[in-house]
Molecule: RNase P RNA; transfer RNA
Organism: uncultured Nakamurella sp.
RNA sequence: GAGUCGGCCGGGCAGCCGCGGCACCGCAGCGGCGGUGUCGAGGAAAGUCCGGGCUCCACAGGGCAGGGUGGUUGCCAACGGCAACCCGGGGUGACCCGCGGGACAGUGCCACAGAGAAUAGACCGCCGCCCGCGCCGCGAGGUGGCGAGCGGUAAGGGUGAAACGGUGGUGUAAGAGACCACCAGCACGCCGGGUGACCGGUGUGGCUCGGUAAACCCCACUCGGAGCAAGGUCAGGAGCCGGUGUCGACCGGUGCGCAGGUGCUUGAGGGCGGCCCGCCCGAGCCUGCGGGUAGACCGCACGACUGCACCGGCGACGGUGCGGCUAGAUGGAUGGCUGCCGACCGAGUGGUCGCGAGACGCUCGGAAACAGAACCCGGCUUACAGGCCGACUCAU
RNA sequence: GCCCCUGUAUCCCAAUCGGCAGAGGAGGACGACUUAAAAUCGUUUCAGUGUCGGUUCGAGUCCGACCAGGGGCA
Numbered sequence: 001g002a003g004u005c006g007g008c009c010g011g012g013c014a015g016c017c018g019c020g021g022c023a024c025c026g027c028a029g030c031g032g033c034g035g036u037g038u039c040g041a042g043g044a045a046a047g048u049c050c051g052g053g054c055u056c057c058a059c060a061g062g063g064c065a066g067g068g069u070g071g072u073u074g075c076c077a078a079c080g081g082c083a084a085c086c087c088g089g090g091g092u093g094a095c096c097c098g099c100g101g102g103a104c105a106g107u108g109c110c111a112c113a114g115a116g117a118a119u120a121g122a123c124c125g126c127c128g129c130c131c132g133c134g135c136c137g138c139g140a141g142g143u144g145g146c147g148a149g150c151g152g153u154a155a156g157g158g159u160g161a162a163a164c165g166g167u168g169g170u171g172u173a174a175g176a177g178a179c180c181a182c183c184a185g186c187a188c189g190c191c192g193g194g195u196g197a198c199c200g201g202u203g204u205g206g207c208u209c210g211g212u213a214a215a216c217c218c219c220a221c222u223c224g225g226a227g228c229a230a231g232g233u234c235a236g237g238a239g240c241c242g243g244u245g246u247c248g249a250c251c252g253g254u255g256c257g258c259a260g261g262u263g264c265u266u267g268a269g270g271g272c273g274g275c276c277c278g279c280c281c282g283a284g285c286c287u288g289c290g291g292g293u294a295g296a297c298c299g300c301a302c303g304a305c306u307g308c309a310c311c312g313g314c315g316a317c318g319g320u321g322c323g324g325c326u327a328g329a330u331g332g333a334u335g336g337c338u339g340c341c342g343a344c345c346g347a348g349u350g351g352u353c354g355c356g357a358g359a360c361g362c363u364c365g366g367a368a369a370c371a372g373a374a375c376c377c378g379g380c381u382u383a384c385a386g387g388c389c390g391a392c393u394c395a396u
Numbered sequence: 397g398c399c400c401c402u403g404u405a406u407c408c409c410a411a412u413c414g415g416c417a418g419a420g421g422a423g424g425a426c427g428a429c430u431u432a433a434a435a436u437c438g439u440u441u442c443a444g445u446g447u448c449g450g451u452u453c454g455a456g457u458c459c460g461a462c463c464a465g466g467g468g469c470a
Base pairs, nucleotide, nucleotide: 001394002393003392004391005390006389007388008387009386011341012340013339014338015337016336017335019040020039021038022037023036024035025034026033027032042370046381047380049379050378051377052376053375054227055226056225057224061277062276063275064274066223067222068221069220070219071085072084073083074082075081086100087098088097089096090095101218102217106216107215108212109211110210123157124156125153126152127151128150129149131147132146133145134143135142136141165183166182167181168180169179170178184208185207186205187204188203189202190201191200192199193198231298232297233296234295239254240253241252242251243250244249256290257289258288259287260286261285262284269281270280271279305324306323307322308321309320310319311318312317344366345365346364347363348362349361351360352359353358397469398468399467400466401465402464403463406422407421408420415453423441424440425439426438427437428436446462447461448460449459450458
């Protein structure tokens, strides 16, 4: 000088004005008002992409269908997350990237071009036979010339994203794993290492077998549904239904009005997302028109939480000890102005240091992001002005 | 707050199981007809499929992330 990886911060102080929660005090009185104290957004609070807690549905039934995941071993409450390793690819390197099971279970697809696209194929070419013409020869005949036909072949050319191993030789009319040597791959066997993915070695077989599963599918593992507008309590309730009853009432359920349809144990509808079976609940349910209400409290802030130290582990993480915890709105609070300071950028500079590039200082000006809790956590992804720290690599 | 759906030309909408750089209608422009216009007829124009990345020989279509719009829920 160029770069790689990881971690952290996301301005500070003061004054004035203002907002929300809680506690206390005062004044009012059942609407509240004022004061004091204290607490008051994030690394992503975001997207809602995964996974859980929690709550309700019958604590979750059997089968089919459907969804998800996909190297291995571990971590974790769980995961599509994380760590380490393996394999493949990229980089000189630190390091980075990979939806990374199966294409010998089966089916499908591979446009255009090209002769042929998956049980391959023959346009040019190469070679053989035969015929005609030409040429040579006195002739029998010959022929590296031209053309037609029949056949062989896959070396070479050409097409394509992809053409059914590569190089050399033997062989042949020309050729070809047809055969041989070496190389590459595949399959199977054995030995060694590793928990494993896999790696190393060795032997055999001419076996040479295209790609695509983010196409259907197969294999392995896994998944019940809905979501805090879940759900619960209280208040309000014309009535209606069921049960108990000492006939005072009590308990449970339902919950606006009108019209139409349908059903009430021979049962609608629902639990049960899609179907079948099975089980359970069960008196309402469906459609249309019209109207009303968006009450209070709980859920709801101590939790798979977090700081430091030590121990175990390569690590993710786990354990122990000592500490910390203070957002909870419901039209939705956490803000605004001014001053000073710190860091950054630009311009100037009679100061200091330095041979110099420059550094420090002083003056003036400028910019300061992305974004904002709403039941709570663990991740992922995306956005982000500016800055700090550590480890490592390459070049000089 | 939670749960869903959609995105192709100026507008409306096609594109079979992934296969030629995407069809059609309305609209716009020009021309013909007309004295002029409307209607009609003819010609022509307008997309790289919301954006970015990936799988594949090949993506509007398959996968992921993001962006924009719309709907529903006591």